[in-house]
Context: one part of a larger RNA
RNA sequence: GGAUGAACGCUGGCGGCGUGGAUAAGGCAUGCAAGUCGAGCGCCCCGCAAGGGGAGCGGCAGACGAGGUAGUAAUAAAUAAGUACGUACCCUAGAGUCGGGCAUAGCUCGCCGAAAGGCGGGGUAAUUCCCGAUAGUCUCGCAAGAGUAAAGUUUUUCGCUCUGGGAACGGCUUAUUCGGUAUCAGCUAGUUGGUAGGGUAAUGGCCUACCAAGGCAAUGACGCCUAGGGGACCUGAGAGGGUGACCCCCACCGAUGGGACUGAGACACGGCCCAUACACCUACGGGUGGCUGCAGUCGAGAAUUUUCCGCAAUGGACGAAAGUCUGACGGAGCGACGCCGCGUGGAGGAUGAAGUUCUUCGGAAUGUAAACUCCUUUUGCCAGGGAAAAAGUUAUUGAUUGUACCUGGAGAAUAAGAAGUUGCUAAACUCGUGCCAGCAGCAGCGGUAAUACGAGUGCUUCGAGCGUUAUCC
Numbered sequence: 001g002g003a004u005g006a007a008c009g010c011u012g013g014c015g016g017c018g019u020g021g022a023u024a025a026g027g028c029a030u031g032c033a034a035g036u037c038g039a040g041c042g043c044c045c046c047g048c049a050a051g052g053g054g055a056g057c058g059g060c061a062g063a064c065g066a067g068g069u070a071g072u073a074a075u076a077a078a079u080a081a082g083u084a085c086g087u088a089c090c091c092u093a094g095a096g097u098c099g100g101g102c103a104u105a106g107c108u109c110g111c112c113g114a115a116a117g118g119c120g121g122g123g124u125a126a127u128u129c130c131c132g133a134u135a136g137u138c139u140c141g142c143a144a145g146a147g148u149a150a151a152g153u154u155u156u157u158c159g160c161u162c163u164g165g166g167a168a169c170g171g172c173u174u175a176u177u178c179g180g181u182a183u184c185a186g187c188u189a190g191u192u193g194g195u196a197g198g199g200u201a202a203u204g205g206c207c208u209a210c211c212a213a214g215g216c217a218a219u220g221a222c223g224c225c226u227a228g229g230g231g232a233c234c235u236g237a238g239a240g241g242g243u244g245a246c247c248c249c250c251a252c253c254g255a256u257g258g259g260a261c262u263g264a265g266a267c268a269c270g271g272c273c274c275a276u277a278c279a280c281c282u283a284c285g286g287g288u289g290g291c292u293g294c295a296g297u298c299g300a301g302a303a304u305u306u307u308c309c310g311c312a313a314u315g316g317a318c319g320a321a322a323g324u325c326u327g328a329c330g331g332a333g334c335g336a337c338g339c340c341g342c343g344u345g346g347a348g349g350a351u352g353a354a355g356u357u358c359u360u361c362g363g364a365a366u367g368u369a370a371a372c373u374c375c376u377u378u379u380g381c382c383a384g385g386g387a388a389a390a391a392g393u394u395a396u397u398g399a400u401u402g403u404a405c406c407u408g409g410a411g412a413a414u415a416a417g418a419a420g421u422u423g424c425u426a427a428a429c430u431c432g433u434g435c436c437a438g439c440a441g442c443a444g445c446g447g448u449a450a451u452a453c454g455a456g457u458g459c460u461u462c463g464a465g466c467g468u469u470a471u472c473c
Stems, first nucleotide, its partner, number of pairs: 001473004006469005013342006019335002026298003030295003035060003040057002043054004067253003077177007085170003090166008098132004107122006138147003152158001179225003186216003191213008228250004232243004255276005278289004306332001308331003314328001315326004345375004355366004381409005389400001417462005422443003428457005438445002
């Protein structure tokens, strides 16, 4: 000198674009953040009907999106190779979609419970479930052969099943690179390899049995400490050094620890089960909960925002669609936290007014500064007009917003400070103080003439900021 997710002190006019819990992955009141489909199904309620509403079964979604960085030094990441594998929705090609049946929720009856909720009897539907048929491509098998599917609805549509291919995504494997520490030197028993089997979508000690005795390590194994990785960002002429906020990609996490279920996909943030701690309700028998979603609250802290508006746009889920949902997102609000832009007036104006400071008492400085005259109206205020963003062939649809912008009006009106002033380092005088009070980045200053402390005046630098502190180059 540059930089910062900054904080603190003094000060503070406006706009645009960004950005804002870095500490306690501490605890959380309240509301919202994941639903949707009646063109899968049977019911119930309102209604004359049309239609509307409700819970339930069923389907899809809930594995995305959103958040955080606790863990992880390698089962992560980056880069480059590979394959023994999988894939719902989407695209594409071929074939099929036949015949039967048993349940069950809702409902009803009865019962238990404070509640949360639960039990039993009866009866019912389906794109729920089961059985059978069919099977070219599918699986097993050398072959013969054996085995496996479906769901309806209808006017069309939309679907369902099997099998190829694609797209995109994912699983797994290998190599290289990726912190500190030797005041950690030896580590290892499923350990290292083989055979067989199990398991998986799939390879594999992934697991099991048996066999062998291997495997790693000063090119740092093992241990301990620290840490999410990268694209990038800061600095620097570069090489390097430092960082990993915002945005994007990847990984991991969801009170803590463990587990599986469902499913194409999870061992699942707003699903389930168990344990633990904490908190809440209770009729004391028992229950309920998980903001590291958006707001908000307490706490700790130097320190970090609204319990806002809207689905109009973009995107997502569901739906044939209309549409519903969407704290994703689009916006507004707050904070000089940052960057950029603009303004706080312009021209004239000497009797160099007054005041103030200094003075050698002559004067000098503040200073064209003010007053005063003329002008302008950025900005702010008032009034009028008023978008684009909308893309759906027509129509309709804007939260932002009566915003941006345009026109008119009055009026210099609404708007300047901070730090420094011994040298480094731009800028000095007076008074007060008297090694005191204090200053200070370094040198140092202050003990009676302090340009260094405190004040005043002047001056210097920057300017809606200016300084200080912290950290990096």
A computed fold for a 473-nucleotide part of an RNA from an uncultured Candidatus Saccharibacteria bacterium, annotated as small-subunit ribosomal RNA, 5' domain.
The full RNA is in RNAcentral, with records from SILVA.
Its mean pLDDT, the model's own confidence on a scale to 100, is 84.
It matches the Rfam family "Bacterial small subunit ribosomal RNA".